[in-house]
Context: one part of a larger RNA
RNA sequence: GCUAGGGAGUGUACUUGAGUGGCGAGGAGAAAUCCGAAGGGAAACCAAUCGCUCGCAGCUUGCAAGGAGCGAGGUAUGAAAGUGCCUUUAGUCACUUGGGUACGACCAGAAACCAGAUGAUCUAAGCCUUAGUAAGGUGAAGCGAAGGUAAAACUUCGUGGAGGCCUGCAGAGGUUCUAUGUGCAAGUGUUCUUCUAACUGAGGUUUAGGGGUGAAAAGCCCAUCGAAUCUGGUGAUAGCUGGUUCCUGCCGAAAUUGACCGUAGUCAAGCCUUGGAAGAGGUGUUUUAUGAGGUAGAGAUACGGAUUUAGGGCUUAGGUCUGGAAACGGAUCGGUCCUUUGUCCAACUCCGAACUCGUAUAAGCCGUAGAAUCCAAGAGACAGGGUGCCUUGGGGUAAACUUGGUAUCCAAGAGGGGAACAACCCAGACUGUAGUUAAGGUCCCAAAAUAUCAACUAAGUGUUAAAGGGUGAAGGGUGUCCAUUGUCAUAGACAGCGAGGAGGUUGGCUCAGAAGCAGCCACCCUUUAAAAAGUGCGUAACAGCUUACUUGUCAAGAUGAUGGGUCCCGAAAAUGGACGGGGCUAAGUUGAUUACCGAUACUAUAGGCUAUGAAAAUAGUGGUAGGCAGGCGUUCUGAUAGGGCAGAAGUAUCUUCGUAAGGAGGUAUGGACCUUUCAGAAAUGAGAAUCCUAGU
Repeated sequence: GCUAGGGAGUGUACUUGAGUGGCGAGGAGAAAUCCGAAGGGAAACCAAUCGCUCGCAGCUUGCAAGGAGCGAGGUAUGAAAGUGCCUUUAGUCACUUGGGUACGACCAGAAACCAGAUGAUCUAAGCCUUAGUAAGGUGAAGCGAAGGUAAAACUUCGUGGAGGCCUGCAGAGGUUCUAUGUGCAAGUGUUCUUCUAACUGAGGUUUAGGGGUGAAAAGCCCAUCGAAUCUGGUGAUAGCUGGUUCCUGCCGAAAUUGACCGUAGUCAAGCCUUGGAAGAGGUGUUUUAUGAGGUAGAGAUACGGAUUUAGGGCUUAGGUCUGGAAACGGAUCGGUCCUUUGUCCAACUCCGAACUCGUAUAAGCCGUAGAAUCCAAGAGACAGGGUGCCUUGGGGUAAACUUGGUAUCCAAGAGGGGAACAACCCAGACUGUAGUUAAGGUCCCAAAAUAUCAACUAAGUGUUAAAGGGUGAAGGGUGUCCAUUGUCAUAGACAGCGAGGAGGUUGGCUCAGAAGCAGCCACCCUUUAAAAAGUGCGUAACAGCUUACUUGUCAAGAUGAUGGGUCCCGAAAAUGGACGGGGCUAAGUUGAUUACCGAUACUAUAGGCUAUGAAAAUAGUGGUAGGCAGGCGUUCUGAUAGGGCAGAAGUAUCUUCGUAAGGAGGUAUGGACCUUUCAGAAAUGAGAAUCCUAGU
């Protein structure tokens, strides 16, 4: 892992609803008593005679149980007006069942806390008794002898055998390597430390759990230690985690608001379900009318605040410099006002939308097959998410970011498309059969056009609707296509080719030089078909080449600008790689057209179920949490009816019926019990809980 078996909403008491039943102003109990039939008031105390109007079902069409409204009454309070509660009669008991409360309370799960016991055969420390430490090295004190001294000191040699001394067995330890190691909650090997000492053992004994012991690491106290182990309290508690077992039908959420030591939870409201009452209107749609609003935008002599430029005036007991004896000036920097110019604001507004909201209205839709509204009972949920829009909502550089409003989808939604892909496009799945379409497609993979007409692209551009990813920008292009427009052109344009391109003059200045061409100034005149006081190269300066300009030749278009389509450059990422792939010059792009394919959509037809209904029929039938309804099966009991050695249950397999849980039958095996129907009672249904036990 698999298989089999086990495995989780139970019981009691009280309480509140619903269903059914008994009796009923009473009900229950053996009874005491309990609930109900009267309330109000803190209390003393006081204490409710049902009248009118409307009106549903129904029927006698004006009556009308129930219902609604108004009045009236009781009591408390108040000076009163008034206000609060109550009054026009239904309860109570039993069974079943939905909730609630107390208990272990659906099951499993702590870390902990407390009590009483058991442990020092491991280990820590102390005590008693007892045992052990090969061999070698070094050579302290003391002593002796010799030398030495006045005597000492001192020196040398010998002797001696000290030391938490050295090397190193046994012993003790466990530094390195990490080879080995299913033999192991370890060990071995290798290398290493220590080895007369604060050394190492053995036996005995003492200290005990908030306690011991500790050369101190919160170490150790029997594989257990920041408080041992065992048993008990104990089913501790867990707002946390995991699990919670048969079928079908009907409806079907929420991830928001308020509050909480509240943010993983809970309570109230909103949203879901079921039942009841009620009895005619209701309505997130649109139209029209009429109100409300200060956002987007915009504005700036319309306020508050910020702010650019230019000009002008004033300057007050403003500054600096300056003229003058002073009065009084001048310049500049400021301040303030006016004019002009250019801007800005969430906490500015002279303005001001779209749009939203209120009321009324008409249309549409829903509603006696019962709407609106109200009551009762049961929930779940209160961790949400994506996308579009809010003229780019607010924050943020941004984010699959965060925080709002609105719409929608996912959540709880299958099917088709998008290569794959919760929320993008199409479309809301009761079950079959057949057809038609949507989005999207029609060369092959792969269903359907190698369709038609007209263009463009030569870059494999492209073959990719968009968000994330991918992409691709500013800026360039004499790539190419289209449109508009200017200028020149048979009195010959544009390009090429032939020829000319001169004189005053080497203009003046400057300069060593400056002659068209270093630089500065000027830029005239003449001859001409035309030719600059010179466009570029060049020289030291000249020279030389060339251009503008003119003409000849040739013969028909040439040359600018603007806008648009498409393409190219710009163009860089880490394994080799993606139009989904093959491939494609259309099977790419743009415009137009007709066919076809394509879904659980739509239509037709057959059938099931739900609601309503007498029927015909009409409408519906995705679904998590969740509510409600109806069934299947297991074990036992009572009643009932049966089967079985001519073969019960069980096991295996086949056939068949039912929407399903499941039912029936045949055959084989098996060898003695089993079951229909109607009720009742439950230790009543297994795939999950790192579930438990066994097998394999």
Notes
Predicted 3D model of a 696-nucleotide part of an RNA (large-subunit ribosomal RNA, domain II) from a soil metagenome. The prediction has a mean pLDDT of 81.